[in-house]
């Protein structure tokens, strides 16, 4: 220095052909237990990496720019 991949709740990862942001696991609250832990019911959590562009509409398409990983030099 080129190239290719990624980047969404606290973790882990979905989200067809661009049309309400979702689920496991984890908070939290309640049930039930002598207390727990399991289990069951609720419930709360999001600048979708940033900036700009297309478009009635963007997580999804384009443009740089940028963290992580890989491969070339």
């Nucleotide at each position: 220095g080129g190239g290719c991949g990624u980047g969404u709740a606290g973790c882990u990862c979905c989200a067809a052909u661009g049309g309400u942001a979702g689920a496991g696991c984890g908070g939290c609250u309640g049930a039930u237990u002598c207390c727990a832990a399991a289990u069951c019911a609720g419930u709360a959590g999001g600048u979708u990496c940033a900036a700009g562009g297309u478009u009635c509409g963007a997580a999804u398409c384009c443009u740089u720019g940028u963290g992580c990983g890989c491969c070339c030099g």